[in-house]
Context: one part of a larger RNA
RNA sequence: GGCUGACGGUGGAUACCUAGGCACGCAGCGGCGAAGAAGGACGUGGUUACCGACGAUAUGCUCCGGGGAGUUGGAAGCAAACAUUGAGCCGGAGAUUUCCGAAUGGGGCAACCCUAUAUACUACUUGUUGAACACAUAGACAAGUGAGAGCCAACCCAGCGAAUUGAAACAUCUUAGUAGCUGGAGGAAAAGAAAUCAAACGAGAUUCCCUUAGUAGUGGUGAGCGAAGGGGGAAGAGCCUAAACCAAAAUACAUGUAUUUUGGGGUAGUGGGACAGCGACAUGGAAUCGAGCGAUUAGACGAAGCAUUUAAUCGAUGCACCAAAGAAAGUAAAAGUCUUGUAGUCGAAAAUUUAACGAUACUAGCUGAAUCCCGAGUAGCAUGGAGCACGUGAAAUUCCAUGUGAAUCAGCCACGACCACGUGGUAAGGCUAAAUACGUCUGCGUGAGCGAUAGCGAACAAGUACCGCGAGGGAAAGGUGAAAAGAACCCCGUUGAGGGGAGUGAAAUAGAACAUGAAACCGUCAGCUU
Numbered sequence: 001g002g003c004u005g006a007c008g009g010u011g012g013a014u015a016c017c018u019a020g021g022c023a024c025g026c027a028g029c030g031g032c033g034a035a036g037a038a039g040g041a042c043g044u045g046g047u048u049a050c051c052g053a054c055g056a057u058a059u060g061c062u063c064c065g066g067g068g069a070g071u072u073g074g075a076a077g078c079a080a081a082c083a084u085u086g087a088g089c090c091g092g093a094g095a096u097u098u099c100c101g102a103a104u105g106g107g108g109c110a111a112c113c114c115u116a117u118a119u120a121c122u123a124c125u126u127g128u129u130g131a132a133c134a135c136a137u138a139g140a141c142a143a144g145u146g147a148g149a150g151c152c153a154a155c156c157c158a159g160c161g162a163a164u165u166g167a168a169a170c171a172u173c174u175u176a177g178u179a180g181c182u183g184g185a186g187g188a189a190a191a192g193a194a195a196u197c198a199a200a201c202g203a204g205a206u207u208c209c210c211u212u213a214g215u216a217g218u219g220g221u222g223a224g225c226g227a228a229g230g231g232g233g234a235a236g237a238g239c240c241u242a243a244a245c246c247a248a249a250a251u252a253c254a255u256g257u258a259u260u261u262u263g264g265g266g267u268a269g270u271g272g273g274a275c276a277g278c279g280a281c282a283u284g285g286a287a288u289c290g291a292g293c294g295a296u297u298a299g300a301c302g303a304a305g306c307a308u309u310u311a312a313u314c315g316a317u318g319c320a321c322c323a324a325a326g327a328a329a330g331u332a333a334a335a336g337u338c339u340u341g342u343a344g345u346c347g348a349a350a351a352u353u354u355a356a357c358g359a360u361a362c363u364a365g366c367u368g369a370a371u372c373c374c375g376a377g378u379a380g381c382a383u384g385g386a387g388c389a390c391g392u393g394a395a396a397u398u399c400c401a402u403g404u405g406a407a408u409c410a411g412c413c414a415c416g417a418c419c420a421c422g423u424g425g426u427a428a429g430g431c432u433a434a435a436u437a438c439g440u441c442u443g444c445g446u447g448a449g450c451g452a453u454a455g456c457g458a459a460c461a462a463g464u465a466c467c468g469c470g471a472g473g474g475a476a477a478g479g480u481g482a483a484a485a486g487a488a489c490c491c492c493g494u495u496g497a498g499g500g501g502a503g504u505g506a507a508a509u510a511g512a513a514c515a516u517g518a519a520a521c522c523g524u525c526a527g528c529u530u
C1' cells in the first nucleotide's frame, strides 16, 4: 500500500408524515369607486424587528343577537390588568377611518410642500350676459345635479390586425380573423319573433348540445378548408313603434294651408290598418307597489364500554351495548360506544334575498269595401372590395365604398346566374327572460391527484432574499419528544466553542447542526497479504 471484517465520522438519499398546493363537481355571488376604490406609505401594543389586525376613538369604540369560562393575536417570558353585574370569542348593524393614490384648491421627485377651505375638468339643467351682424346665435360667467372619470381573473361584442409554421422550396392558399393592440358592456354578453327554411309534403323567433358529416362542396382541384335543410334533445314568450286619420299648442307665410311638438289611433301576410257601422271588459304577464312560505349570514340538542396487558391502548384477551348515527378528524399505537362530530331534530333581535298571493297601470273582437297608409337617396343595378364552408367562379344570399337610382298590395323580396309558372315571406325602426360561456371571490364535496428536486414560483419572514438604471428576472429553506419533562448540580476549557458525569425520558447513537439516516468520501481497530 491492497483486500476483508467490525466500529465510527461526514452526507442527507430512501421509506413514513403533512401544515401546502393541483384538478374537477355542486351551490352562492358576479362587482368596487368623488359618501374617495383597488393598491400602498406611515403609524397604533407596558415591553414589539416581522406577519396579521386596526387608524390620532388606532392590537381597537357603540348597539343588537349567539355563547358560557376563561382572556390580553401569530408568540414564549416578565409586568400589569379584564371577566358570571357575562369578558375574550362568533354573527348582524353602526361610529371612527392619518397621508398617498382616478386624486379633484395650487404645486410635486407618490405618501411631501404652499395657500387657506377651493365639486379640478367634462357633461346635463337653470339663470345672468353676449360678438362678427338688426333680431339672434356662437361664446363667457354663475348656481345646481350623490352624473362621468379610476380599478378588476376569465367569459362577451366591436375596430385594427401579424409572423413563425404547413404546402416536404414558394408567391395564391395555410397558420388565422389566431396572437397582439384598442374601444365598450353585463352578470352574463351577443342573437332573436321570418322580405326564414322547405319542396309540391310541410315547418314556424333566437341560443346551446348530439347527429346529419369529414357528407355536399370548396381548393396552385395541392396542402388543406368544410357547411346547410332535416332528425333527436335543453329551454321556451312574445311585444313596442313609423305612416294613414283625429285633437290641441306653437311657428311660418299670410287667413287656410304648411311645418314642428304633444296626446289619441295603429302594427299585419288565411294581407293588415286608417275610414264607416256594430259590439265588449274577458285574458295576460317581463312593469310598479305591497306581501311574505322559505333561504343565507352566529348557533343548539344529539345514542351506546368496562377490565387485564403497555411508557402510553384505539391493538390483543374477556364479557357487553348503540345504530335514521359503522362519514371524518383528534386523543401517548390501530376507537361505532373517550373528545369534536355524524344521522336526525330545532334556531335569528338585526341585515340581505325571495315563491305563492293582492293592488295599480296597461292589454281583446265582428262586418264592409270606394279612397288613403304600410319605414327612400332606401332596394336594385354598374364598378372596386369584404364576408358567407364557397379562392370570381355559372355565384345567388349578406355587408362596405363610389356612381346611378325604383315600386306601395294589380306592390315588393326569396327559392344558388337568369326567365316562366308555382311556393314561401313582407326589407330599408326598435325591445325581449330561459336554455349557453366564464371564475377574481365564498362555502361544501370528490380524486386509479402530488407528498418537500414532487405539488403553485411560494407547506417556512415568498413574489421574500438576491440580481438588474429599468422593463423585468427570481431562489433556497418542512419533521426533537406523547409531553419541554429543552438537561438542576459537578468537572475540563478563555466566566469560550465543545465535551465528560449526573438527571429527564420508553428511547438522548431522540440534545435542539435534534425522527429514519443509503451511497460517494474520511478514519480507528483486527485478520490476511505485498
Base pairs, nucleotide, nucleotide: 001529002528003527004526005525006524007523008522009521016479017478020450022447023446024445025444026443027442028441029439030438031151032150039100040099041098042055043054044053046078047077050074051073052059061094062093063092064091065090066089070082071081072080105114106113107112121148122147123145124144125143126142127141128140129139155186156184157183158182159181160180166173170220196203197202207234208233209232210231211230217225218224238431239430240429241375245264246263247262248261249260250259251258252257253256269409271374272373273372274371275368276367277366278365284362287360288359289358290357294353295352296351297350299346300345301344305319306318307317308316309315320337321336322326328340329339330338380404381403382402383401384400385399386398390416411426412425413424414423415422466473467472486514489501490500491499492498
Molecule: large-subunit ribosomal RNA, domain I
Organism: Calothrix sp. PCC 7716